Context: one part of a larger RNA
C1' cells in the first nucleotide's frame, strides 16, 4: 500500500419527528368574566283559559232631599230662563197651612229645614224703597256642599262549584271518591334579570416580544447652499383666541448700556453708543422700522355671485389669487379693504337635524309625505385616510400554518465590561519613585465573563452538573536554572528563562463555584460546540398531577417554594484500534 475481517464511536452540523420553546397569521379551538351582542330559564304585570255570590272600600251615572251668609238691604239674595192679577191653604167631614210650646238634623250663634202633642187663627206671599243682578208668589234647567236609594266600574277579604289541576280506587279508556280552585297551569305581549348557553372581538409601531413610550396637526435642527429626506435621533407647541387684538386715514418710533442730575429704592429727567438687540395674543423660524411695531378718528370688506392663472401633489385633500359685476366702508385724492405679519388651532363618507328654494313630487289636476339643490349644526371615529351603532381576558391541555425575515443554547463579528502587560510618576517606603507597594491618567494584548449586533441553523445544531476519556495554550501552583532584595544565616518576597512529568481524598449543597475537616512537593489558570449523552446519568432547570405563599373577579399566573415525573438508534462512508492474506 491493496483487499478483507473484528473493534470503537469523534466526524458525516448522522437517522427519526414540515421545534412542542420564541415570534409571526386582521389562523383555530377550549375556557373566564362587572367585555359586547343575543339567548333557554326565572321573576313581575296585562289579556285569554275564567264561573256563581256575599261584605267592605272605592270611583261614575240617575232618581229624590237638602244646601249656598262680602256691604247695603224687611233678611243666609247659588246662577240662568219663564212669568203679572196672580200663588197656596180653608170655608161638609179627614188630611194639610201659619203663630206658641217640646223634640231632632245642620251652624260658632243668629237662623234655615223637618216631625209631634196641645192651644189659637183667616189669612200668608208678590208689585213699591234699597242692589250690578229681584224674589222661595209660582214653574223649568244648571252649579257648589252634604245624606239616602237604584244600577254599574275598581280594589280587598270570605263562600260556592261546574271550568281547570293534582292524587286515589275501580275497571278500562270510561267513572267515582277525596284534595285543591277560578288561584294554579298553558298561551301571547311588554320590562327586569340572565356566562346557564352562544357566536364574537380584545390595533399597530417596536433593534425578538411582553412592561414602558408613541400614534393627527405647527416650528427647528439631523438635512449634505433647489425641493424632499429616515431613526423608540435632537428640542418644542397645537386641539385656542380676539367686534377688536379686523377694515381704513392720519400721527409716531423701540430696547439696551455707559455718565450726570433727583429719589431710601424701583423709577424719571438729559447726554453719548448700537439698524433693530424692542415689539408684532400664542410655540420655533422667517420677515418687519419710509412699518406688518405703538397711538387716535371714522368704521365693519370678519361682503354676495364669479374667476384666467400658478403651488403642491398617488387619489382625495390643501395652497395663493389679478381680473370682471353688484352694492359698501375709510381717505381730499391717488388708492386699500373677499379677517388677523406668515406657517398649527382639525376630522371623509353614511346617517340625522335645522333654515331657505323660479325644482321633482307614484292615471292626472291640487295638497302632502318623500327626494333634490344652497347654507349650517351634530363625532379626544385622538388607533386622528375614520373596518362596527355596539366588544375584555386565559391556556403549562392546547392545535394548524409559517420563519432562522425574530428571541433563548452553541458558533461568529465586536470588545463597552472584564482579564493580562506595559508606560507615567504623585505619594507610601525614617532618608530615598521604581527592595516592595503605587492613585489620577496614558497605551496595548486576549476572545475564559456580563454585555450588544441578529450573520449560518426553528422540512430540529439536545441544555447545568457528574461520570469516562482525553488532548492543546502558558499568563506556571510543585519539581529545574537565574536575576535583583529595605538577600547576615534559615524562611521570603519580586522578576526571567522553562510545559518533560506530577497537579489528593472526604462532609454540606443538583450544583460550577464556595465553606469546612483531613492532608501534600503542588492540590494551576483557561480552550477544545460553557471538550465528550449515535458513550453513561439525569439531581437541577423546562410538558401534562398536586400543594403552599403571593397577585388577579376569574380562567390563571410568579428567574418564588415543594412533591412526583418515558433519555430511541441493529454503524453505510470518513477517521482510529486490532487480525489474516497478496
Nucleotide at each position: 500500500c491493496u483487499u478483507a475481517c473484528g473493534g470503537c464511536u469523534a466526524g458525516a452540523c448522522g437517522g427519526a419527528a414540515a421545534g412542542a420553546c420564541c415570534c409571526c397569521g386582521u389562523g383555530c379551538a377550549c375556557c373566564u368574566u362587572u367585555a359586547c351582542u343575543a339567548u333557554a330559564g326565572u321573576u313581575a304585570u296585562a289579556u285569554a283559559u275564567u264561573g256563581u255570590a256575599a261584605u267592605a272600600a272605592u270611583g261614575a251615572a240617575u232618581u229624590u232631599u237638602a244646601u249656598g251668609u262680602g256691604c247695603a238691604g224687611a233678611a243666609u239674595a247659588a246662577a240662568u230662563g219663564g212669568g203679572a192679577u196672580g200663588u197656596u191653604u180653608u170655608u161638609a167631614a179627614a188630611a194639610a197651612a201659619g203663630a206658641c210650646u217640646u223634640u231632632u238634623a245642620u251652624g260658632a250663634a243668629a237662623g234655615u229645614a223637618a216631625a209631634c202633642u196641645g192651644u189659637u187663627u183667616a189669612a200668608a206671599c208678590a208689585c213699591a224703597a234699597g242692589u250690578g243682578a229681584g224674589a222661595u208668589a209660582c214653574c223649568a234647567u244648571u252649579c257648589u256642599u252634604a245624606g239616602a236609594a237604584u244600577u254599574u266600574u275598581u280594589u280587598a277579604u270570605u263562600a260556592c262549584u261546574u271550568a281547570u289541576u293534582u292524587u286515589u280506587u275501580u275497571u278500562u279508556u270510561a267513572a267515582a271518591a277525596a284534595a285543591a280552585a277560578a288561584c294554579a297551569u298553558u298561551a301571547u305581549a311588554u320590562a327586569a334579570u340572565g356566562g346557564g348557553u352562544a357566536g364574537u372581538u380584545u390595533g399597530a409601531c417596536u433593534g425578538g416580544g411582553g412592561c414602558g413610550g408613541u400614534c393627527g396637526c405647527c416650528u427647528u435642527c439631523u438635512a449634505a447652499a433647489g425641493a424632499g429626506u429616515a431613526a423608540c435621533g435632537a428640542a418644542g407647541g397645537c386641539g385656542c383666541a380676539u367686534u377688536a387684538a379686523g377694515g381704513u386715514a392720519a400721527g409716531u418710533u423701540u430696547a439696551a448700556a455707559u455718565u450726570a442730575u433727583u429719589u431710601u429704592a424701583a423709577a424719571a429727567u438729559a447726554a453719548u453708543u448700537u439698524u433693530a438687540a424692542a415689539g408684532c395674543g400664542u410655540a420655533a423660524u422667517a420677515g418687519u422700522a419710509u412699518a406688518u411695531g405703538c397711538u387716535u378718528g371714522c368704521u365693519u370688506g370678519a361682503c354676495u355671485g364669479u374667476a384666467a392663472g400658478a403651488u403642491u401633489u398617488a387619489c382625495a385633500a390643501a395652497u395663493c389669487g389679478a381680473a370682471c359685476a353688484g352694492g359698501g366702508a375709510c381717505g381730499a385724492a391717488a388708492g386699500u379693504c373677499g379677517a388677523u405679519u406668515a406657517u398649527a388651532g382639525u376630522g371623509a363618507u353614511c346617517c340625522g337635524g335645522u333654515g331657505a328654494u323660479u325644482c321633482u313630487g307614484u292615471g292626472u289636476g291640487g295638497a302632502a309625505a318623500a327626494g333634490g339643490u344652497c347654507a349650517c349644526c351634530g363625532c379626544u371615529c385622538a388607533u386622528c385616510g375614520a373596518a362596527u351603532a355596539a366588544a375584555a381576558g386565559g391556556u403549562a391541555c392546547g392545535c394548524c400554518g409559517g420563519g432562522g425575515a425574530u428571541a433563548a443554547c452553541a458558533g461568529g463579528c465586536u470588545a463597552a465590561u472584564c482579564a493580562u502587560u506595559c508606560u507615567c510618576u504623585a505619594g507610601a517606603g525614617a532618608c530615598c519613585c521604581u527592595a516592595u507597594c503605587g492613585a489620577c491618567g496614558g497605551a496595548a494584548u486576549g476572545g475564559u465573563u456580563u454585555g450588544g449586533c441578529a450573520c449560518c441553523u426553528c422540512g430540529a445544531u439536545g441544555u447545568u452538573g457528574g461520570a469516562u476519556u482525553a488532548u492543546c495554550g502558558c499568563a506556571u501552583c510543585c519539581u529545574g536554572g537565574a536575576a535583583u532584595u529595605g538577600a547576615a544565616g534559615a524562611u521570603g518576597a519580586u522578576u526571567c528563562c522553562a510545559a518533560g512529568g506530577g497537579u489528593u481524598u472526604g462532609g454540606c449543597u443538583g450544583u460550577u463555584c464556595g465553606c469546612c475537616a483531613a492532608g501534600u512537593a503542588a492540590a494551576g489558570c483557561g480552550g477544545u460546540a460553557c471538550a465528550u449523552g449515535a458513550u453513561c446519568u439525569g439531581a437541577g432547570u423546562u410538558c401534562a398531577g398536586a400543594a403552599c405563599g403571593u397577585c388577579g373577579u376569574g380562567a390563571g399566573a410568579c428567574a418564588g417554594u415543594u412533591u412526583g415525573g418515558u433519555c430511541c438508534c441493529u454503524a453505510u462512508c470518513u477517521a482510529c484500534c486490532g487480525u489474516a492474506a497478496g